[in-house]
RNA sequence: AGAGUUUGAUCCUGGCUCAGAACGAACGCUGGCGGCGUGGAUUAGGCAUGCAAGUCGAACGAGAAGCCUCUUUUUCAAGUUUUCGGACGAGAAGUUGAGGUGGAAAGUGGCGAAAGGGUGAGUAACACGUGGGCAAUCUGCCCUCAAGCUUGGGAUAGCUUCUGGAAACGGAAGAUAAUACCAAAUGUGUUCGGGAGUCGCAUGACUCCCUAUAAUAAAGGUGGGGAUCCUUCGGGACCUGCCGCUUGAGGAUGAGCCCGCGUCCCAUCAGCUUGUUGGUAGGGUAAUGGCCUACCAAGGCUUACGGGUAGCCGACCUGAGAGGGUGACCGGCCACACUGGGACUGAGACACUGCCCAGACUCCUACGGGAGGCUGCUCGAGAAUCAUUCGCAAUGCGCGAAAGCGUGACGAUGCGACGCCGCGUGUAGGAUGACGGCCUUCGGGUUGUAAACUACUGUCAUGGGGGAACAACCGCUCGGGUGUUAAUAACAUCUGGGUCUGAUAGUACCCCAAGAGGAAGCCACGGCUAACUCUGUGCCAGCAGCCGCGGUAAUACAGAGGUGGCGAGCGUUGUUCGGAUUUACUGGGCGUAAAGGGUGCGUAGGCGGUUUUGUAUGUCAGAUGUGAAAUCUCACUUUUCAUGAGUGAAAUUGCAUUUGAAACUGCAGAACUAGAGUACAGGAGAGGAGAGCGGAAUUCAUGGUGUAGCGGUGAAAUGCGUAGAUAUCAUGAGGAACAUCGGCGGCGAAGGCGGCUCUCUGGAAUGUUACUGACGCUGAGGCACGAAAGCUGGGGGAGCGAAGAGGAUUAGAUACCCUCGUAGUCCCAGCCGUAAACGGUGUGCACUUGGUGUAGGUUGGUUGUCCCAAUCUGUGCCGGAGCUAACGUGUUAAGUGCACCGCCUGGGGAGUACGGUCGCAAGGCUAAAACUCAAAGGAAUUGACGGGGGCCCGCACAAGCGGUGGAGCAUGUGGCUUAAUUCGAUGCAACGCGAAGAACCUUACCAGGGCUUGACAUAUAGCUGCUGUCCCCCUGAAAGGGGGGAGUCCUUCGAGGGUGCUAUACAGGUGCUGCAUGGCUGUCGUCAGCUCGUGCCGUGAGGUGUUGGGUUAAGUCCCGCAACGAGCGCAACCCUUGUGAUUAGUUGCCACUCUUUCAGAAAUGGGAGAAGCACUCUAAUCAGACUGCCGGUGACAAGCCGGAGGAAGGUGGGGAUGACGUCAAGUCAGUAUGGUCCUUAUGCCCUGGGCUGCACACGUGCUACAAUGGUCGGUACAGAGAGAAGCAAUACCGCGAGGUGGAGCAAAUCUUCAAAACCGGCCCCAGUUCGGAUCGAAGUCUGCAACUCGACUUCGUGAAGCCGGAAUCGCUAGUAAAGGCGUAUCAGCUACGACGCCUUGAAUACGUUCCCGGGCCUUGUACACACCGCCCGUCACAUCACGAAAGCCGAUUGCACCCGAAGUCGCUGAUCUAACCCGCAAGGGAAGAAGGUGCCGAAGGUGUGAUUGGUAAUUGGGAUGAAGUCGUAACAAGGUA
Repeated sequence: AGAGUUUGAUCCUGGCUCAGAACGAACGCUGGCGGCGUGGAUUAGGCAUGCAAGUCGAACGAGAAGCCUCUUUUUCAAGUUUUCGGACGAGAAGUUGAGGUGGAAAGUGGCGAAAGGGUGAGUAACACGUGGGCAAUCUGCCCUCAAGCUUGGGAUAGCUUCUGGAAACGGAAGAUAAUACCAAAUGUGUUCGGGAGUCGCAUGACUCCCUAUAAUAAAGGUGGGGAUCCUUCGGGACCUGCCGCUUGAGGAUGAGCCCGCGUCCCAUCAGCUUGUUGGUAGGGUAAUGGCCUACCAAGGCUUACGGGUAGCCGACCUGAGAGGGUGACCGGCCACACUGGGACUGAGACACUGCCCAGACUCCUACGGGAGGCUGCUCGAGAAUCAUUCGCAAUGCGCGAAAGCGUGACGAUGCGACGCCGCGUGUAGGAUGACGGCCUUCGGGUUGUAAACUACUGUCAUGGGGGAACAACCGCUCGGGUGUUAAUAACAUCUGGGUCUGAUAGUACCCCAAGAGGAAGCCACGGCUAACUCUGUGCCAGCAGCCGCGGUAAUACAGAGGUGGCGAGCGUUGUUCGGAUUUACUGGGCGUAAAGGGUGCGUAGGCGGUUUUGUAUGUCAGAUGUGAAAUCUCACUUUUCAUGAGUGAAAUUGCAUUUGAAACUGCAGAACUAGAGUACAGGAGAGGAGAGCGGAAUUCAUGGUGUAGCGGUGAAAUGCGUAGAUAUCAUGAGGAACAUCGGCGGCGAAGGCGGCUCUCUGGAAUGUUACUGACGCUGAGGCACGAAAGCUGGGGGAGCGAAGAGGAUUAGAUACCCUCGUAGUCCCAGCCGUAAACGGUGUGCACUUGGUGUAGGUUGGUUGUCCCAAUCUGUGCCGGAGCUAACGUGUUAAGUGCACCGCCUGGGGAGUACGGUCGCAAGGCUAAAACUCAAAGGAAUUGACGGGGGCCCGCACAAGCGGUGGAGCAUGUGGCUUAAUUCGAUGCAACGCGAAGAACCUUACCAGGGCUUGACAUAUAGCUGCUGUCCCCCUGAAAGGGGGGAGUCCUUCGAGGGUGCUAUACAGGUGCUGCAUGGCUGUCGUCAGCUCGUGCCGUGAGGUGUUGGGUUAAGUCCCGCAACGAGCGCAACCCUUGUGAUUAGUUGCCACUCUUUCAGAAAUGGGAGAAGCACUCUAAUCAGACUGCCGGUGACAAGCCGGAGGAAGGUGGGGAUGACGUCAAGUCAGUAUGGUCCUUAUGCCCUGGGCUGCACACGUGCUACAAUGGUCGGUACAGAGAGAAGCAAUACCGCGAGGUGGAGCAAAUCUUCAAAACCGGCCCCAGUUCGGAUCGAAGUCUGCAACUCGACUUCGUGAAGCCGGAAUCGCUAGUAAAGGCGUAUCAGCUACGACGCCUUGAAUACGUUCCCGGGCCUUGUACACACCGCCCGUCACAUCACGAAAGCCGAUUGCACCCGAAGUCGCUGAUCUAACCCGCAAGGGAAGAAGGUGCCGAAGGUGUGAUUGGUAAUUGGGAUGAAGUCGUAACAAGGUA
C1' cells in the first nucleotide's frame, strides 16, 4: 500500500466481498511447563445452608460453667484401733449452702453500623465531565486555641414472681445501676437587641463598643502519690498524670446547594406549560429557591414538549490523522438494594444484611397468626464465565487507654490455553540417498539428513538435598535522654539492646542424580492468497468470504501423499474500527451514471464596495491556576530476559483568570462613488387585461340546377343517397381557429404569447447628464403565478374527439384502419398544482484566445434612410485553451474563482405502506421498513441483428425449357411389427447416404448347439510325445467330440527349428464415450475476404492501414489519404479440350504407285499384299491470346465500349486447387487412440433365421399415360473402357434366355461393340397394336444350396394410369432435354443406383421492384449462447416477509372521580403521666402522651382517552421459485417511433 466481482472486451460511476488490528468472548480439533493478568456480558429471575459488623468490663448493674476454700449430706475407703459387735478415719466420688476466683451468654449505655463490598434496573438529568460561585450552608471522630466540668433528683432494662401464645412475641407486679434520663447553679463565650468603623460586584460581610436587660453547658472513668483529715477499714477527701464530657473560635476532611459550557437518535413528536413564570407575605430546611401555602399580576419555554435508547467520566479498541466504536478489569462520581410509599434515629440515611405500611412471591402454623429478602455457593434459563478453599502474617477499616477482638475488605492458594509474555519437546555428524508411503513418461522422482546409526548436551518435567525475602510495628523486658509534676512515682515521647508474630510454604531459588529419555498440533493449498498431484464420486454426495466449483479424466467435494502458514496452539463464529475519499472538516458530487426545487417575489439567516477614527467580540502572543492517580510516550531502575513492577520527566491538544497587540473580522462614528437605484429622451416587441371589428374555410338550414351514385380503404364494408345524396349556384345561421407575412426572428420569471383596431398596464435594451449614497447578492419557512387533463356551477357547442356503437383486419383484436359519436375542447366564476414543467445545465458577480450570422439601439465616415467601421444588449452556428469517464462543452461554460439556496449516497421493494397535512373528488406534498439481488447503471468499442438506409453479386427472382408432388414399380427413411427385424447418418449440409452389389459367407442382430491361453500375436517355464503330413471309421444339423491307421524332417550329434499339452503373463471385443482425441470429411463458399510488423491517433477496449472517388469475376487495378510495407486467400503457375508447327510411324492410316485375287463385256468396284507416312490418328516438344493494335469514353489513370486480325478475345470452355474461421456439424462401425467396462463371456466356432417382415407416411428414381408415338422390316454413324479361374469370333442347336464348340487375344493387332436418327409398311385417338404392374404355366444360368430370398427367357394374363392440388426442383450452350454405350463391386444378382463416355441438340434473360443467400459502407440496439436473441404483464402452484381488517389480548401512560394504609405536619386531647413549681396533704399547675380528627398521600377501583406491541376470519399488493398457461408490450422504424 491494495485486491476480487457488472462487459465479448474497455473506461467510468457504484455497491458487495477479502487481506489488518482488537475482544470480559463462545464453538471444533489438539494440549508439556512457568510467570503476570483476567473470569455471570443472559433472568435487577427465584433462593436451601454456612459466612459477610462488630467492639468497649478503663461507662453500668447483674453474673453461668469451671476451679479454690469452708460447709451439709450420701456411698466407699488405705490405714489405725478394737471388747471383733464395732469405733475413728487421711482420702476418693457425688450432693446442699456460703465466700472467693473466673469470666460465658444476655442486658443498660457509648462508638460504629451512612464505611468497606455488590450491581447498572432506573436515569437524557446540574446525573456526569470541566471551570467557577455560596456574602445562602452543615460537618461526628481528628488538630490548634480559649474557658469550664458545681449541686441535686426520679426512673428503667437485665433479674425475680405470676401470666398469655403453637410460635414469633409479649403482659402484669416487684427490686436495681450508670458516661442512660431530668432539674437547678455558674456564663469565658454564643444567640437576641442597640450603636460605630472598615471593606465589598448587589443582597451584604467582618471587627469593635454598649446595656448586664433577656436566653443558654457538662459525666464521669482510670493510674500514681507523700504529709494531713474522714472511714463501714474495702477506701475516700487532697495533689497529680491520662482518657472522657461541656461552651466557643479556627483548621482539616467530608457533604449540601447554585451557575457557564459540553453530553445519543427520531420533526412520520411543532407547539408545550396553571405552581405554570414573576411579585408580596408566611411556612419549611443546615442553607438559597414555588421547595410549600395564601393573595396579586399574566407570564415562561422553544429543538421546547413527546417518543425511543442509555449509568457518566478518566480511559479502552481502531485509525497516518481528523474521526468512528466502546465504557469489562483498575480509579472518580451517580443511582439502586424483592416492587411501591413513608418517616424515625443520627454529625451524616429517608439507611443492601434498621423500622412502619401496601403488593407479589416463598416458607412455618395448633388456622388464631407469624417469618423472609444473595457477595460467594446452588437452581433455572443460556453458546458461555471458577472454590460452599486458607489466613487475618501483611495493607487498611471499626471499637478499645491498651493488650486485643472483628473484618468473604484484603492477602493468598485452587480451577479455566480466557488473554499476554517466556521456555521446552533436543544438538552435531550421518547417502546404500535404506525400508515403507506417494507419484511415474517405468528411466526414475519425492518424502529426505529426514530416519536408522555415531558422538554429545541437560532447559522444563521426575527423584533427592539445601532453602528465602515479604517482619516493620505493637507489646514485654533491660538501659539512657527529654517533658509533665511537689515527686527520683505514674504517664507521654525519643533512642539503644534482647524477646515475641508467616496464611501463602518446605513455595520461589540453589545444588546433585539419571536419561533423548515424559512433551505437536491445527488450518490451508482454483483466483484474491504462500502452498499440487493421485484415487473415489459423477449437478449426487458435498464445498463456498466474494467470484464460483461438482452433469466420468474435479489442483475447488471426500480420502491419501506432498507442500505452505502459524505453533501449545490452530481454525470457525460473533462484534468494533480500518481498508471505505462509500457522509468527503481534513476529503466527494448533481448535462447523460443517484442528484438543480416548475418559476418568481420575499422574511429570518448567511455573505457583502472604497477611505478613515475609535473599540476589542472573534483572532494572535505571554503569565498564573486547574486539567486527581492510574493509563499512553520517553529515560533510568528491578523481577536472570520478557509480560509485569517502581522512580522521574513529558504529555493531558481543554477550561478559567489576567496582561498585551490591532493587520483581518465584528461593533460604533464620519466620509466617498466604481455596486445598486431614481429622473429625462427617442425607438423595438405574438409581454398582460378588457372591449369592439374582419375575411377565408368546415358544418348546418333554405331555395335553384342536376342524376345515380357518393364516401372510404392496402382492399373493403358499416355509413349517406331515387323521400334526390355527392357535385354546383345563391342566401342565411352558428361556433372555433387566425393561412400567406413567419424567420434556430421578437416578448415574457417560468407556464406561455400570433387576424385587425381602441383603452388600461408591466418589463427590458440604448443614449445623456443630474441626483441618492452600499440602499447590495442569495434566500430555510412563507406568498404569488403555474401547460394539458380533471372537478363544481352556469352558458356555448361548427370542427375535432376519450368513452361508447358499428364495419373491417386477425387464430383472437376490448387495438392500429374506416363510418358515426358523448364528455371534453370554447366563455364566465371557482378548485386542482402536476408534466420529458428539458438547455434533462439553480441564482448573482468577476475574469479568461477567436471566427461568422441575426434582432434592437447608439456613435463615426458619407449627399444619403445604401454601404462600411466601432460599441452596448439579446439570440444562433463553428471552434481554441481548459475541463470532462467519454460523449461533449467552450465569453449564453460543463473553464477559472467567490457568495447563498436546493438535492444525491447500490438495484428492487417504492415515490409505495402507515402517520400527518392540503383537496369536493381524482389525487398532491411529506415519506419508511421487513424481505431480496450482486449487481443495477453511464459513455464509448468490436461484432451480430433490423419487417433501417445506400451500393453490388449469385439460375436468387424474372424470361424460358424439362421435371417432382397424382399412377404402378424400384430403392432409402420414419413408423408399426418381431426372438431378431444389427449399427450409424436426421433442416439446408440425413433419407439410390456408409453399402463399388445381405440366398450361405458378408453379419456386427436373434434362437439353438459348442470352446475357454482361446480363431489371431509375443514371451517364459515345465512336460514329454511327435517331427511340417495324409487316410479311414462312429456320432452329430454342422461346429465339435470320440476312435483307428499310414508315413517318420534336418543335423556339426551338443542341440536347433517347428508342432502338441499344461501353467502364467496375456489375447480378443463392430461393448460405451465423435461432448476426451488424431486423421479425414461436409457446410457457409471458389464467397472475397482474414490478418501482421512498424508508425500515428485514442486514458482504454480499439482505430488507422482494409475507409473514400472510380473500376473489376475478385482487398482486381488506379487515384487520393498518417500511413508505409508484408503474409494467408484472388489471379497465375498444373491437367484436359479447341488451332498450328516439329519429331516419331506399330498393332494406327491408305492419297499416290506396284503386285495379286474375285465380280463384271468394259469402265470400274471389292478383298489380299508390297511400298509409303501425304492425310486421319497416336504421343512428346513447342507456338499461340498479352486489352498487344485502332477508335470512342474516362480524371492525361485503372478500366469500359466498339472494331480489326485470329482456330480462339478480354478469366476461351472444363477440371484440380477451398484463406482466417463457424456449426462441441459427421465419423470410436474404415484404421489409429485416452479413459472405462466384459474375461467359461459383451470373446471365439457352427446350423438355421433375420437385416427383404407391412394398416401407413416421406424422400430419391425408373416406366408411363401415347401419334414429335407404338409396332414390323430395312439401312447408317461413336467415344470411353474392360478382358486369363477372363473376353470369346466364324460355325451348329434352341422361338428365346442359352447350349455345344473353340479360331484369336495378357490387347492402337483379338474379343465386346450402339441407340435415338434415316427409309418404307401398318395402327387412327380407344384405357387402344398406349401402358406394362400383377398372376399362372414352362424354362435357362450362376452357385454346396435360389422355400423364406436371385436374375433372365418364352407363352398366357393385362392392374393403376388419359399429364397430375397446395407447393416445389434443375438448367444460361455443346448447356437443358432426349438417346444409347462402358466400367467398378461381382459366382450370380435386386443396377431403374453410382461413376464415366459419346450421339442428337434447343429456348430465354426486359431487368434488379420483390423472395432466398452473400459482400462492402452507414445507422439504431436494452442482443454478445449474438433475433431460433432479449424481454413484459395477467392467471395457476409453492414459500417468505409486509400492509389493511370486524374484533380479541396485553404493556405504558394522560385526565376525571372513588377508596385511602403507613407516616410527617396541623388541630384536639373530657382519658393517662415519676422527675420541675405551689401545696402539710389531698390536689392543682407546667410539660407531655395515648386516643380522636383534618390536609397530603402509595397500592387498589371505576370511567374515558392516547401511544405501542401481539394475534385474527378475510383481503391487498410485493419478493423468490423448474422446462406451467395466455398473449407479445419494450429493445431494430420492434413491425402503430

Source information
Predicted 3D model of a 1537-nucleotide RNA (small-subunit ribosomal RNA) from a metagenome. Its mean pLDDT, the model's own confidence on a scale to 100, is 82. The sequence is in RNAcentral, with records from SILVA.